[in-house]
RNA sequence: GAGUUUGAUCAUGGCUCAGAUUGAACGUUGGCGGCAGGCCUAAUACAUGCAAGUCGAACGGUAACAGCAGAGCUUGCUCUGGCUGACGAGUGGCGGACGGGUGAGUAACGCGUAGGAAUCUACCCAGUAGCGGGGGAUAGCCCGGGGAAACCCGGAUUAAUACCGCAUACGCCCUACUCUUUAUUGAGGCCGGGAUCUUCGGACCGGUCACUAUUGGAGGAGCCUGCGUUAGAUUAGCUAGUUGGUGGGGUAAUGGCCCACCAAGGCGACGAUCUAUAGCUGGUCUGAGAGGACGAUCAGCCACACUGGGACUGAGACACGGCCCAGACUCCUACGGGAGGCAGCAGUAGGGAAUAUUGUGCAAUGGGGGAAACCCUGACACAGCCAUGCCGCGUGUGUGAAGAAGGCUCUAGGGUUGUAAAGCACUUUCAGUAGGGAGGAACAAGCUGGGUUAAUACCCCAGUCUAGUGACGUUACCUACAAAAGAAGAUCCGGCUAACUCCGUGCCAGCAGCCGCGGUAAUACGGAGGGAUCAAACGUUAAUCGGAAUUACUGGGCGUAAAGCGCGCGUAGGCGGGAAAAUAAGUCAGUGGUGAAAGCCUACAGCUCAACUGUAGAACUGCCAUUGAUACUGUUUUUCUUGAAUUUAUAUGAAGUGGGCGGAAUGCGUCAUGUAGCGGUGAAAUGCACAGAUAUGACGCAGAACACCAAUUGCGAAGGCAGCUCACUAAUGUAAUAUUGACGCUGAGGGACGAAAGCAUGGGGAGCGAACAGGAUUAGAUACCCUGGUAGUCCAUGCCGUAAACGAUGAUUACUCGGUAUUAGUCUGACUAGUGCCUAAGCGAAAGUGAUAAGUAAUCCACCUGGGGAGUACGCUCGCAAGAGUGAAACUCAAAGGAAUUGACGGGGGCCCGCACAAGCGGUGGAGCAUGUGGUUUAAUUCGAUGAUACGCGAGGAACCUUACCUGGGCUUAAAUGUGACCGGACAAGCUGUGAAAACAGCCUUUCUUCGGACUGGUCUCAAGGUGCUGCAUGGUUGUCGUCAGCUCGUGCUGUGAGGUGUCGGGUUAAGUCCCAUAACGAGCGCAACCCUUAUCUUUAGUUGCCAGCGAGUAAUGUCGGGGACUUUAAAGAGACUGCCCGUGUAAACGGGAGGAAGGUGGGGAUGACGUCAAAUCAUCACGGCCCUUACGUCCAGGGCUACACACGUGCUACAAUGGUGAGUACAGAUGGUUGCUGCUUGGUGACAAGUUUGCUAAUCUAUAAAACUCAUCUCAGUUCGGAUUGAAGUCUGAAACUCGACUUCAUGAAGUUGGAAUCGCUAGUAAUCGCAUAUCAGCCAUGAUGCGGUGAAUACGUUCCCGGGCCUUGUACACACCGCCCGUCAAGCCAUGGAAGUUGGGAGUGCCUAAAGUCGGAAACCAUAUAGGAUCCGCCUAGGGUAAAACCGAUAACUAGGGCUAAGUCGUAACAAGGUAACC
Repeated sequence: GAGUUUGAUCAUGGCUCAGAUUGAACGUUGGCGGCAGGCCUAAUACAUGCAAGUCGAACGGUAACAGCAGAGCUUGCUCUGGCUGACGAGUGGCGGACGGGUGAGUAACGCGUAGGAAUCUACCCAGUAGCGGGGGAUAGCCCGGGGAAACCCGGAUUAAUACCGCAUACGCCCUACUCUUUAUUGAGGCCGGGAUCUUCGGACCGGUCACUAUUGGAGGAGCCUGCGUUAGAUUAGCUAGUUGGUGGGGUAAUGGCCCACCAAGGCGACGAUCUAUAGCUGGUCUGAGAGGACGAUCAGCCACACUGGGACUGAGACACGGCCCAGACUCCUACGGGAGGCAGCAGUAGGGAAUAUUGUGCAAUGGGGGAAACCCUGACACAGCCAUGCCGCGUGUGUGAAGAAGGCUCUAGGGUUGUAAAGCACUUUCAGUAGGGAGGAACAAGCUGGGUUAAUACCCCAGUCUAGUGACGUUACCUACAAAAGAAGAUCCGGCUAACUCCGUGCCAGCAGCCGCGGUAAUACGGAGGGAUCAAACGUUAAUCGGAAUUACUGGGCGUAAAGCGCGCGUAGGCGGGAAAAUAAGUCAGUGGUGAAAGCCUACAGCUCAACUGUAGAACUGCCAUUGAUACUGUUUUUCUUGAAUUUAUAUGAAGUGGGCGGAAUGCGUCAUGUAGCGGUGAAAUGCACAGAUAUGACGCAGAACACCAAUUGCGAAGGCAGCUCACUAAUGUAAUAUUGACGCUGAGGGACGAAAGCAUGGGGAGCGAACAGGAUUAGAUACCCUGGUAGUCCAUGCCGUAAACGAUGAUUACUCGGUAUUAGUCUGACUAGUGCCUAAGCGAAAGUGAUAAGUAAUCCACCUGGGGAGUACGCUCGCAAGAGUGAAACUCAAAGGAAUUGACGGGGGCCCGCACAAGCGGUGGAGCAUGUGGUUUAAUUCGAUGAUACGCGAGGAACCUUACCUGGGCUUAAAUGUGACCGGACAAGCUGUGAAAACAGCCUUUCUUCGGACUGGUCUCAAGGUGCUGCAUGGUUGUCGUCAGCUCGUGCUGUGAGGUGUCGGGUUAAGUCCCAUAACGAGCGCAACCCUUAUCUUUAGUUGCCAGCGAGUAAUGUCGGGGACUUUAAAGAGACUGCCCGUGUAAACGGGAGGAAGGUGGGGAUGACGUCAAAUCAUCACGGCCCUUACGUCCAGGGCUACACACGUGCUACAAUGGUGAGUACAGAUGGUUGCUGCUUGGUGACAAGUUUGCUAAUCUAUAAAACUCAUCUCAGUUCGGAUUGAAGUCUGAAACUCGACUUCAUGAAGUUGGAAUCGCUAGUAAUCGCAUAUCAGCCAUGAUGCGGUGAAUACGUUCCCGGGCCUUGUACACACCGCCCGUCAAGCCAUGGAAGUUGGGAGUGCCUAAAGUCGGAAACCAUAUAGGAUCCGCCUAGGGUAAAACCGAUAACUAGGGCUAAGUCGUAACAAGGUAACC
């Protein structure tokens, strides 16, 4: 920096990612080289080999080898001689305390850093002095013996630079500090030699290496001290040699290091003790830094060497490859006894995710021994193995478009792989083969010369040549040769994060770091093509730092997100007013020492570069010492008054404690009046009451609380405090003086106070009232409501110590605009101290806060670090108990939470509208039938529509067809349109047969032609077909909210932002309609208007319409001539606009009125904003994808869609007298009509039929209007109501009327007497009622749908309620939006945890018993060289072992407790809205 909480936003906050790194491991892959690194686990056990020896110039010697000499003789063997080189074993010296390994232990003077005094130091260096003279042993060897072995014993003999005395001496030590005394030494070897001596070995001299004593140095080692060095307080007290002193002992040396005595100290909240973990450092990784994590390789220190203890030797050890003892383990054994220690280098087993060769060499560097040559050296130098890491190189370069082939994809054109390949030209690093070939080598030895010396010795220096020394090594490097020849993979491609398509799969298989993908169109799974990133590697896992300012010193917070202790007092601590002086601890500066090397950084240099390495510099931020400075802080001294306190006056208050008093109310008691109810609720009941209640009056008693005043008031540290009064106590304010002189602030621990409830004891008890009982409510009701009622509430004393103890805001101090109210003081303002409200700047995530800060600063304290688990468990403290305080982890989630925004919702509020209710009229729901649906049935009962918004819906017309369904029989391509090629000449029609038909089989007949063809059939090719699936892939269309008044945009303004404003407010309207106001100004889609129709009039025009007037004619009729007046038709206009008047109002507008055919939208229609419902439709049509292709296509016949215990919707007809029946008489509109509507005549009771063609392609002809009205009849009944059902006979349509048509006639004459709960429509030409027409259509199941006219009402007080909707506002834990969200028990599975009778393990400590080796102390017996000896014995201490009691820490456990997690379990509905009883502590 990014992702992730939300519909979106800001902030808080966690989780996750991108980076760097590693002693790594794993997966896939793998060409070369350089430089590094390589058991992190079992400090587990180890086979085998090697890792520490050396010196003959210390010694006695001669086992082996070689040489020499000699002897024997079998002439190539044996023997002899330490004579020489050398050398086994041994004596002796030096070294085995270094080098190498490991990190178990250790929280410590262990380490780091800086200092110190009371010490030692072999080898080395320098100085001084010496090195005289004696002695006795002993190993080896030899002899003998024991034992399986390891090994041991005895005897004899022998040497030394082994051992022991003596002499000499500086010095050292002790002492009564002057003599002095005491104790302690010695060694030689080798080389050379002029003179002298000689037993020829030497003496002697010189040199050298040793040696002795001593002084000093260097390096090393021991000891002491300041400071620094992990976590836990759920470890708070620890300590008896403990702390100190005196005197001893001991040590190289100080010291309780040890001992005796004396004193009672010492350490600890600045964290003792205990527990856990850990080697420390230079440094390494990371980081901007500060920090954080780590302590492999390299380097310094420490510790350890199978486990524990111990000492010996030595300069040095309490000793990795030494000793003794004990223990565990392993091995050998003749069972008597012995041996061993890889945490050295290799290697083995085991453990483990995991870490190499039983290699070469001492050539170099270093170490030990030696005079040296030299020997030894698994230190080391090299090689081997491993991509473990870092660095470098290569796997080719140029050209090359026909953009090849192949792959993938595609909209079928193309695109991409891709200049990539091929092809052509070129190069040869690396690897390969062959040849050449540095450097690491310097020494030492030899020779020559010089110096030193008596010297040709030795030693030193120089020189050169003489001969040499290489494990690595077939080295690095160079040259030649050949051919692009031998050399590329891994991961990823949804976002973060660079990189996209196809196929497969279908919440499966799988992926996943976080968010999350996958349920049939997956850029997220698997494969492929393509692409991206790194590259001999690439990914994954683990781990550390970073990002994380997410522990915040640098650099965070705490009103609401996690977080201010409930509140005072006060200890330690921290911080602290003005002035002066001193000091110099902090602070600052200079200088000196140190801060090892390596590393980091800089520069230069060496390997061809780099990694790597070398040289130099810088740095090492630290510590110590010293010299200065003195502003600030500290310390000390002096002083001041402003902080603080005291004094005087005055004021205030429900401040506290104790006492006294008061009235109202309530309950109870007594008396009285009085009578049937009272009480209580939403409604009731329980309860009380005729044994007299409730009510009323009087009196008495009891306890508790104090109306009005009263408030936005006051007081108190908080909790809290309220009638009046008295006493005591405390506080605060104001005013003014004086005094003290910083006496102050905060405050870990501590201690005081601390509502309610609760506990203990004793009182008290009126009212209220947990628990409890009863009555209700309810599905239930362990509740809400009601009637009772115990603890308690009250008092005294003592506990408890917690609350949403809240201003969710710690205390103190200073500073920083205004307005206003109130309390107290003074009082005229002003001022001071409180209590509130509004507001500026500022702050804040915002809301908000704002002198009473959440502003600006300072000091001190408390607290926070994701949610859950959990304020739980365990432990401890307190408490009588209840419980309180302190306070985790495992596990689990990717969120949890804050503020604000937009919606939606509310059994929230306000305003308004609608046949929404109300007021009415008529229905539905009951009956019969029609029709649709569900269900059931069926071979099939095709499919769709399903709350409103499906159900007389798609369908405006299923007998066949339709038809999509079923059964059966057939076909494999029908129809249409073409294209191209080939073949045929007919095809079609007719007839016959089979058949249910389709179809099949057959018969008969037959062309035109300009010979090109037309026409037609067949075959082949390309294209079919599907009412199969997905309306949740879609277009189009439609329903609904809703003809509701809303939905948005531009610019501006505003807010961090989502957003807001506009669109809100006041009016008004049918309306976001208009007006006013206004940080908004405008605009768009909607509203309205424009359109159609209807109502009035005018003009124009009169045919098929009309006929007033004129004329003609008829039995009669606009029948005719004519006419345009009227009606009417159909074109164009007019008309209505709140235009006019009155009133109200700022206006918009509203009310009333006039005129008018019509008045405030005149009536009706068309017209449906942004959007909602994944609403409906793949079966109107279109269309993506999927599926079928002799079938899911297509043809045909029959059946089905018409079934029928049942349920629902929509209708029709009724139940009758406002009626039925019969007879008679009137009046429409709209629409249709040539396969049609029909007239007339005849027949039939009728449906209808026959005849005749009369009219009409229509304002010409045609289709009876009915209710109404008049007259008559029926007289309240299952009827002259009602017509279902059924029987019979017919008519019509149609190939066809059985399933399954309509109609007619006759007969039959069911239910039904106005319909339960519930529910629907309608506000005027409307409801109701009456008929007419049309589409579809052969006919019709039409009672449906769409239209038309006739007759023609009632009612609306009003908006409380039901339903739906609009606007504003409010709450919200909802956003899939209340059909939301969500809580707890129970049941199931899984997981971790607590408790637990017990079982078991571990470490440490304590007491007692026992006690090896060993040091120390002591000692008569035995040995002996007679002593300072040995053996042995005794004692102290002690590893280990045994035992006892208690504690601590684990593991496990029958059983048990709660917790967490888990798509669809059970019961309820606690919370979120007034969540339906406000919620919460």
A computed fold for a 1481-nucleotide RNA from an uncultured prokaryote, annotated as small-subunit ribosomal RNA. Its Rfam family is "Bacterial small subunit ribosomal RNA".